[in-house]
RNA sequence: GAUUUCCUUCGGGGCAGGGUGAAAUUCCCAACCGGCGGUGAUGAGGGUAAGCCCUCUUAGUCCGUGACCCGGUUUUAUUAGCAGAGAUGCUUUCUAAUGAAAACGGUGGAUUUGGUGAAACUCCAAAGCCGACAGUGAGAGUCUGGAUGGGAGAAGGAAUGA
Numbered sequence: 001g002a003u004u005u006c007c008u009u010c011g012g013g014g015c016a017g018g019g020u021g022a023a024a025u026u027c028c029c030a031a032c033c034g035g036c037g038g039u040g041a042u043g044a045g046g047g048u049a050a051g052c053c054c055u056c057u058u059a060g061u062c063c064g065u066g067a068c069c070c071g072g073u074u075u076u077a078u079u080a081g082c083a084g085a086g087a088u089g090c091u092u093u094c095u096a097a098u099g100a101a102a103a104c105g106g107u108g109g110a111u112u113u114g115g116u117g118a119a120a121c122u123c124c125a126a127a128g129c130c131g132a133c134a135g136u137g138a139g140a141g142u143c144u145g146g147a148u149g150g151g152a153g154a155a156g157g158a159a160u161g162a
Base pairs, nucleotide, nucleotide: 004159005158006157007156008155009154010153017029018028019027031142032141033131034130035065036064037063038062043056044055045054046053047052060129061128069106070105071104073102074101075100076099077098078097079096080095081090082089083088111127112126113125114124115123133145134144135143
C1' cells in the first nucleotide's frame, strides 16, 4: 500500500402567525426545509525564500445519483393441473393467476439578472423557481401511512497483498 471479498455502525429537514369555511398544518396571505457523490474563482488553517504545495470547507435549481412508480427478463413459492378412496405424492415440458427476490431498463423537478474578474448557472447582491405515491371532514415539499422498510453513500474494522 493498489485491488478484491467480508463484517459492523451510521445514513432527511420543514407550515410560526393570520384569513375564509361546517370542515383546510391541504385553499389564500405569510412561514419554513433542502438526501448522496462530483465539479468548484469561496472561506479557514498549515508548509515554502518564492513560484507554489498540502488539509478541511464551499451548488435544492450545473453533471450524475437514491427513495417512489412502471416494464419485461431470470429465479423461486403458492394455487390451478395430474395420480390416488384418502392421507399424500408427482409436476420433464407447456399455460394462467398471485406473491417474493435479483440484476437491468424506463419514468422522474427547478435560475435568471446585475456586480467583480482573464475566467462564475458554484462567489457577492437581488428577484425567481422546484419538490414521488397513497390517505384525508377540503386540493399537502412540511400532517398521517407504506417505513422498526429501502437506500445513493459515509466511517471504522478483518482478510487479501498488485

A computed fold for a 162-nucleotide RNA from Cytobacillus oceanisediminis, annotated as FMN riboswitch aptamer (RFN element). It matches the Rfam family "FMN riboswitch aptamer (RFN element)". Rfam links the family to the GO term FMN binding. From the family's description: The RFN element is a highly conserved domain that is found frequently in the 5'-untranslated regions of prokaryotic mRNAs that encode for flavin mononucleotide (FMN) biosynthesis and transport proteins.